[in-house]
RNA sequence: CCAGAGGGCUGGGCGGCCGCGUGGGCUUGCUCACGAGGAAAGUCCGGGCUCCACGGAACCACGGUGCCGGGUAAUGCCCGGCGGGGGCGACCCCAGGGAAAGUGCCACAGAGAAUAGUCCGCCAACCUCGCUUGCGAGGCGGCAAGGGUGAAAGGGUGCGGUAAGAGCGCACCGCGCGCGCCAGCAAUGGCCGCGGCACGGCAAACCCCACCGGGAGCAAGACCGAAUAGGGGCGGCAUAUGGGCCUGGUCCGGCUCGUCGCCCGGGUUGGUUGCUUGAGGGCGGGAGCAAUCCCGUUCCUAGAGGAAUGGUCGCACAGGCGGAGCAAUUCGCUGGACAAAACCCGGCUUACAGGCCCUCUGGCACU
Numbered sequence: 001c002c003a004g005a006g007g008g009c010u011g012g013g014c015g016g017c018c019g020c021g022u023g024g025g026c027u028u029g030c031u032c033a034c035g036a037g038g039a040a041a042g043u044c045c046g047g048g049c050u051c052c053a054c055g056g057a058a059c060c061a062c063g064g065u066g067c068c069g070g071g072u073a074a075u076g077c078c079c080g081g082c083g084g085g086g087g088c089g090a091c092c093c094c095a096g097g098g099a100a101a102g103u104g105c106c107a108c109a110g111a112g113a114a115u116a117g118u119c120c121g122c123c124a125a126c127c128u129c130g131c132u133u134g135c136g137a138g139g140c141g142g143c144a145a146g147g148g149u150g151a152a153a154g155g156g157u158g159c160g161g162u163a164a165g166a167g168c169g170c171a172c173c174g175c176g177c178g179c180g181c182c183a184g185c186a187a188u189g190g191c192c193g194c195g196g197c198a199c200g201g202c203a204a205a206c207c208c209c210a211c212c213g214g215g216a217g218c219a220a221g222a223c224c225g226a227a228u229a230g231g232g233g234c235g236g237c238a239u240a241u242g243g244g245c246c247u248g249g250u251c252c253g254g255c256u257c258g259u260c261g262c263c264c265g266g267g268u269u270g271g272u273u274g275c276u277u278g279a280g281g282g283c284g285g286g287a288g289c290a291a292u293c294c295c296g297u298u299c300c301u302a303g304a305g306g307a308a309u310g311g312u313c314g315c316a317c318a319g320g321c322g323g324a325g326c327a328a329u330u331c332g333c334u335g336g337a338c339a340a341a342a343c344c345c346g347g348c349u350u351a352c353a354g355g356c357c358c359u360c361u362g363g364c365a366c367u
Base pairs, nucleotide, nucleotide: 001363002362003361004360005359006358007357008356009355010354013315014314015313016312017311018310020035021034022033023032024031025030026029037338041349042348044347045346046345047344048343049217050216051215052214062213063212064211065210066209067081068080069079070078071077082096083094084093085092086091097208098207102206103205104202105201106200119147120146121143122142123141126139127138128137129136130135131134155173156172157171158170159169160168174197175195176194177193178192180191181190182189183188221273222272223271224270231264232263233262234261235260236259237258242257243256244255245254246253280299281298282297283296284295285294286293287292317336319334320333321332322331323330324329
């Protein structure tokens, strides 16, 4: 210098003018203070908080999680490791328990898809036929070595063996077994012995095993409460030979009742609260490989209601484009992404113009 890998930070600065929201002050229309994010987003996980339900335990059903160890309030998150896969490498990816408990599925192609299998092919003996007399064709049989199909064809490579072949025999690799030895907390790894091999794949198919899980959410919930209209109680007045309903009409029967005053209770609109100081941020020190934890010090930074945080001008600064110049440079134009709180935290995921920094890998050149 080129090509890459991993991680962190930032994502607009200053000033003038005009506006917006919340709170405070007073001279009541002025002034002062403060006013979004790394994701405020998706609402996908985990908690706090609140109300409801619930005597305890077990079981069943449903949902979720799934290698091991650690971290945490907790997690499906994070860190460290193990195993498998990819890359020359830095490094990246994995829904990573069980397929010898059972059931089921394996499209298309293919002869055959799990009780293996003869489509092409290979082959001695025997039988038949032909003749060129040791060959050809057919039959009866043997064969999973080669070809072909497929995502997958029932261990792989090599040597021997055979008519041709085959774990048929052997070596190495792979696989299984031993509850063998060693290392490790463990997942797991290494070694030894035994077994020719018996066990294809799929569990984000049912299922089995282990572990976890009450429900609803700030529109949770708590408090205060008008006017008007309902409900209840007490008292006064009124009354029923009445009114209304049960039926279109009549009779019988059943139910029901007006008004005024005082008191009580529920409750709509509304108001207050919950509400932001919290598993909080910065700096320093310590423990730990790390996630994280501990100690000291310091800071307070939106809380509103469908809900404000904006606009414009100027000055510089990155960046981009164009012109001039060998170059340093200079001139002009342009110009800062994604998106925005609504009870609060911890994660994950997704979006993000541009800029800066750190560590590492491969290659080339030079010293």